[in-house]
RNA sequence: CUUAUCGAGAGCGGCGGAGGGACUUGGCCCGACGAUGCCGCAGCAACCGGCCCCCAGGGGUGCUGGUGCUAACUCCAGCGUGGCUUCUCAAGUAGGAAGCCUCGAUAGAUAAG
Numbered sequence: 001c002u003u004a005u006c007g008a009g010a011g012c013g014g015c016g017g018a019g020g021g022a023c024u025u026g027g028c029c030c031g032a033c034g035a036u037g038c039c040g041c042a043g044c045a046a047c048c049g050g051c052c053c054c055c056a057g058g059g060g061u062g063c064u065g066g067u068g069c070u071a072a073c074u075c076c077a078g079c080g081u082g083g084c085u086u087c088u089c090a091a092g093u094a095g096g097a098a099g100c101c102u103c104g105a106u107a108g109a110u111a112a113g
Stems, first nucleotide, its partner, number of pairs: 001113006011041005019030003025077003042070003046067003049063001050061004074107001079104002082101007
C1' cells in the first nucleotide's frame, strides 16, 4: 500500500501506582473495592496454517502452530446522502432549529499478501 472483517465470544494471579477508553471535538463510561499498561498461566476463536466435508462459493473442527483478542456496537457521535417527527417563520409547498433511523465515506484496530 491492497483485500477482508470489526453488534458475538473470552479471567485469574503478580508487578506497578493515576489516570484511561486511537484522535483534534462533544458526550458517556472505567478507575485507590487499584483502572490503563507489562509479565505468567488460562481462555476465546477473527485471519493464516493443519485435519475433515463439499468441490464454485463455502462449512466444520481449538488442534502442534503464526499473529491477535479477553469493559461498554470500533463505547456513542462528530463528515456527507436519503427518510421520518416536532417546533418556528412565512401563510400554505420554500427557509431555519432540534431529535430519531438507514446508507456511504473518512479515520482506527486486526489478519493475509

About this RNA:
The RNA shown here (SAM riboswitch aptamer (S box leader)) has 113 nucleotides and comes from a soil metagenome. It matches the Rfam family "SAM riboswitch aptamer (S box leader)". Rfam's curators write: The SAM riboswitch is found upstream of a number of genes which code for proteins involved in methionine or cysteine biosynthesis in Gram-positive bacteria. Of the family's consensus pairs, 94% are formed in the model.